């Protein structure tokens, strides 16, 4: 110098100007909205997205509800050791695949409980199946003559409806005799030599069911707890046909006729707390153990938080990346433009997962060159 592999970082940086949100103090105990219950309002000061805030896939905290204890069901996980609050996460290591290699990947218990499945090929595919070829065992089958017996029947005959006649044929056969015992065929169990496959009776596959460990109770911040209007019902307690509440004129009179009053509790718009956390917290080129994840000490720090949802526009300067007038023999130096990603807190936390313009930093690997 090209080609990778691992691990770790950053994700523009200043300035002014004009807004949005939190929190702290301060100050009139003031003013507004609201029936309350609560909210908002001034100045200062000071904080304000991310490595994924995301998808909600897994594990918690919390927060109601259920719950003696065990089991079935039903989901989940799965070599071994450790980490961790916990996990399906992480680290180590066997082991198997994949890479020349550094290094990736793995839902890596059980197929002597038991069901289920295997494309194509192939005789046969999971049944104590299945027999293409081939080897070798045992059995059986053969050819000719003769005789029997049964159909079937040719010449010829005759008294011709028909009937006799018997040359030959065909089958069979506890029959006889004579030849042959090779090939070949068939049955029967056998070997597994050949061919097919990924796999052929020995066996895969648990990411199919199924066993076995071990885990798990359900429901989610729209959880959940306080505060509490209107309206409508409940429930007490008073007053009412001896005329109440309401209305006209107003000490009284009418007019009309069944409700009126207060008071307690639930719920509901509503509004505050949950909720911005001294924490499974952040940070450090501190120390410590440990292969390592992580763990103990120590020192600093307090680091967003709304509730139609603040974290922003605009403008300059300089970085970085692109194009590039035009100078220059080059190497280059450059005016101007352009670009600058994924995205974007909503109870809060570990993880995995996916999404990213480009940069940078260590550690290694492989081939090439050169000393």
């Nucleotide at each position: 110098g090209a080609a990778g592999c691992a691990c770790g970082c950053c994700a523009g940086a200043c300035c002014g100007c004009c807004g949005c949100u939190g929190g702290u103090g301060c100050g009139a105990u003031c003013g507004c909205c609201g029936g309350a219950a609560g909210g908002c309002g001034g100045c200062a000061c000071u904080g304000g997205a991310g490595g994924a805030a995301g998808g909600u896939c897994c594990g918690g905290a919390c927060u109601g509800c259920a719950c003696a204890g065990g089991g079935c069901a039903g989901c989940g996980u799965a070599g071994c050791a450790g980490g961790c609050a916990a996990c399906a996460c992480c680290u180590g290591u066997c082991c198997a695949c994949c890479g020349c290699g550094a290094g990736g990947u793995g839902a890596g218990g059980a197929u002597c409980a038991g069901a289920g499945c295997a494309a194509c090929a192939g005789a046969g595919a999971c049944g104590u199946a299945g027999u293409c070829c081939g080897c070798g065992c045992a059995g059986g089958c053969g050819g000719g003559c003769u005789c029997g017996c049964a159909c079937c029947g040719a010449a010829g005959g005759c008294g011709c409806a028909g009937c006799c006649g018997g040359a030959g044929g065909u089958a069979c056969g506890u029959a006889g005799c004579c030849c042959a015992c090779u090939c070949g065929c068939u049955u029967g169990g056998g070997c597994g030599g050949g061919g097919u496959g990924a796999a052929a009776c020995g066996g895969g596959c648990a990411a199919u069911c199924u066993c076995u460990a071990c885990g798990c109770g359900c429901a989610g911040c729209a959880a959940u707890a306080c505060c509490a209007a209107a309206u409508a019902g409940g429930c007490c307690g008073g007053c009412g046909a001896u005329g109440a509440u309401g209305u006209g004129g107003c000490u009284c009179c009418g007019c009309g006729g069944a409700g009126c009053c207060g008071g307690c509790g639930g719920g509901u718009a509503g509004g505050u707390a949950g909720c911005a956390c001294c924490g499974a917290g952040c940070c450090g080129u501190g120390g410590g153990g440990g292969c390592g994840a992580c763990c103990c000490c120590c020192g600093g720090c307090c680091c967003a938080g709304a509730g139609g949802a603040a974290u922003g526009g605009c403008g300059g300067u300089c970085a970085c990346g692109g194009c590039g007038a035009g100078g220059g023999a080059a190497a280059c130096c450059g005016a101007g433009c352009c670009g600058c990603a994924c995205a974007g807190a909503a109870u809060c936390c570990g993880g995995c997962c996916u999404a990213u313009c480009g940069g940078c930093g260590c550690g290694c690997u492989u081939c090439a060159c050169a000393a």
Molecule: Bacterial RNase P class A
Organism: Ramlibacter henchirensis